[in-house]
The part of an RNA shown here (large-subunit ribosomal RNA, domain I) has 546 nucleotides and comes from Hymenobacter piscis. Its mean pLDDT, the model's own confidence on a scale to 100, is 82. Its Rfam family is "Bacterial large subunit ribosomal RNA".

Context: one part of a larger RNA
């Protein structure tokens, strides 16, 4: 030095575990904010660095309700206190809530600096304390130079938030095996806006000589018809089956009133604007004239009330013992019991009957919600005549240039935009994929509208042929922390004694609070660098061998 065996060190794999995640289901909620949010800074404890809670009334104050013996958070120590005159704790409603932050008196390098006005205390100066204010828009009032303003008042907005939604803008990589039309894709991204959903929506529709009857979503139609350097690709609708179901209001004609203006023969007339009534459609409707009726049905509106249910704390809740083993019984044996409860968790090991619970039942003054109903508040009707009036104009349509549709300019309808133009008025107008006729359908140029649909930052309950600490969230632990970066930003590692601290009194060695040997605890040292404790790697001893 090698090999073998034995015993160690080292290391933290593996096994087991779960406090945390992941993906869903059902229900709830779907917002918070100038009454100052989200998020922070700084404080706040007997001792207090971190986290949590809270705010100078500061791990908290008040009231009501629940609850019933401990309590002073994580946090296991000491001290000092609180509590059956009901604390801690839980629910609800209040109070307080520094400074920054939309941040809003002005400024500013956020958490700081500097004022003003009014008020209170003091006799005053001064000081201290309290309150107020910014900008935009709308409305109202006041003043004035009557037209732009100013001032005051009231209300709203502003900012934040995970996705979903609508609108305004809008790529490229890529694919086409290159690439330009095309694709990716109206995607990513930016901006604006809203709601619990949003958007759309009550036929100038679809169809085809039969008819349907707003919108939205799903299944089919169908990868069809089409479109397409007819390449890559893109890709409907009719119709059928389902979910759901709901329809309405203005403008105008006409009538009435008010104001302003013009005109007048002072009787009035005309015009404009404002308000009220009226009226709302295509088998046209309405105004107008005549007749008739006060019924019926209904509401998507807010407020109040009744009732019921529910929500926000909780309460009751069946039934088991013995023996042996063991540190420990819930496992074993023997014999029982309950069950509308044999879901689950805990307890020294595997418990229906030990504990928490579970099935079932009960419970609320305040809080929130839903439904029904009542009141208030609304909406809603007929017949005939007549053919005078009304029925959305720089609109429809057209030319040119673009965009959207399955449709890339094509024979290219339809819809939208820019620009130049530019009708008709019910004997009317638009559409039915160039265009024309016939026929059929519909009534544009104003508006509103639940449900079925999309999503999940969040709350509750539950589930998993999901993970189990190099996994699962980046994060099971003081984690978006430590640390890195000027910054935008990047971004870890790190779980486990034991049933219970019973966390090793005491003695010895030692400089020692290191470490070790005894002693003791414990079922076991599992000894806090703590469950198990693999390998690499490093040793010691013995044997064989060179």
């Nucleotide at each position: 030095g090698g090999c073998a065996c034995a015993c160690g060190g080292g290391g933290g794999a593996u096994g087991c575990c779960u406090a945390g995640g992941c993906u869903c289901u059902c229900a709830g909620a779907g917002g918070c904010g100038a009454u100052g949010a989200a998020g922070g800074a700084c404080g706040u404890g007997a001792u207090a660095a971190g986290c949590u809670g809270c705010g100078a009334a500061a791990a908290g104050c008040u009231g009501c309700g629940g609850g019933g013996a401990u309590c002073g958070g994580c946090a296991c120590a000491u001290a000092c206190g609180a509590a059956u005159u009901g604390a801690u704790c839980c629910g609800c409603a209040g109070g307080u809530a520094u400074c920054c932050g939309a941040a809003u008196g002005g400024g500013g390098c956020a958490a700081c600096c500097c004022a003003c006005u009014g008020g209170u205390u003091u006799g005053a100066a001064g000081a201290a304390c309290c309150a107020g204010g910014g900008c935009u828009u709308a409305c109202g009032c006041u003043u004035u130079u009557u037209a732009g303003a100013a001032g005051c008042g009231u209300a709203a907005g502003g900012g934040c938030a995970a996705a979903c939604c609508c609108g305004g803008g809008g790529a490229a990589c890529u694919g086409a095996a290159a690439c330009a039309u095309c694709u990716a894709a109206g995607u990513a991204c930016c901006c604006g806006g809203a709601g619990g959903a949003a958007a759309a929506g009550a036929a100038a529709a679809u169809a085809a000589c039969c008819a349907u009857g707003a919108u939205u979503c799903c299944c089919c139609a169908a990868g069809u018809a089409g479109u397409g350097g007819c390449g890559a690709g893109c890709g409907a609708a009719c119709g059928g089956g389902g979910a759901g179901g709901a329809g309405c209001c203005c403008a105008a004609a006409c009538c009435c009133g008010g104001c302003u203006g013009g005109u007048u023969a002072c009787g009035g007339c005309c015009a404009g604007c404002c308000g009220g009534g009226g009226g709302u459609u295509g088998u046209a409707g309405g105004a107008c004239c005549u007749c008739a009726a006060u019924a019926u049905c209904u509401g998507a509106u807010u407020a109040c009330g009744u009732u019921a249910c529910u929500u926000u704390a909780g309460c009751c809740g069946a039934a088991c013992g013995a023996c042996a083993u063991g540190g420990g019984a819930a496992g074993g044996u023997c014999g029982a019991u309950c069950a509308c409860a044999g879901a689950g968790g805990g307890u020294g090991a595997g418990a229906a009957u030990c504990c928490c619970g579970u099935a079932g039942g009960c419970g609320a003054g305040c809080u929130g919600g839903u439904a029904c109903u009542g009141u208030a508040c609304g909406g809603u009707a007929g017949a005939g005549g007549a053919u005078u009036c009304c029925u959305g104009a720089g609109u429809a349509g057209g030319g040119c240039g673009g965009g959207g549709c399955c449709g890339g300019a094509g024979a290219a309808a339809c819809c939208c935009c820019g620009u130049c133009u530019g009708a008709a008025u019910c004997c009317a107008g638009c559409g039915g994929c160039a265009c024309c006729a016939u026929c059929c359908g519909c009534u544009a140029a104003g508006g509103c509208u639940a449900c079925a649909u999309a999503c999940u930052c969040c709350u509750g309950a539950g589930a998993g042929a999901c993970c189990g600490a190099u996994a699962g969230u980046g994060a099971a632990c003081u984690a978006g922390u430590a640390c890195c970066g000027u910054g935008a930003g990047g971004g870890a590692a790190a779980g486990g004694u034991g049933a219970a601290a019973a966390g090793a009194a005491c003695c010895g060695g030692g400089a020692a609070u290191a470490c070790c040997g005894g002693a003791g605890u414990g079922a076991a040292a599992a000894g806090a660098a703590c469950c198990u404790g693999a390998a690499a790697c490093c040793g010691u001893g013995u044997g064989c061998u060179u």